[in-house]
């Protein structure tokens, strides 16, 4: 250089063109002398640009960053 995968709430992880979830964590109250644990509620994300579409996290392109191959 070239080719293929990966990017999604603080972390691991699903999802797939029609409003983005779970798990543990985190805030707040309930319970409790207190703590762990338990309930209940909340807050927080689709790597960046740009295309296509009535409507992109999905689909196309490129640009980054990481793993793998090739050379």
């Nucleotide at each position: 250089g070239c080719g293929g995968g990966a990017u999604u709430g603080g972390u691991u992880c699903a999802g797939u063109g029609g409003c983005a979830g779970a798990a543990c964590g985190c805030g707040a109250c309930c319970u409790u002398c207190c703590c762990a644990a338990g309930g209940u509620u909340g807050a927080g994300a689709c790597a960046c640009g740009g295309g296509u579409u009535c409507a992109a996290u999905u689909c196309c392109c490129g640009u980054a960053u990481c793993c793998c191959g090739c050379a």
Description: The RNA shown here (transfer RNA) has 71 nucleotides and comes from a Minisyncoccota bacterium. The sequence was found in a public genome assembly. The source organism's lineage runs through Bacteria, Bacillati and Minisyncoccota. It matches the Rfam family "tRNA". It is annotated as a transfer RNA. The coordinates come from a structure-prediction model, not an experiment, and the mean pLDDT is 83.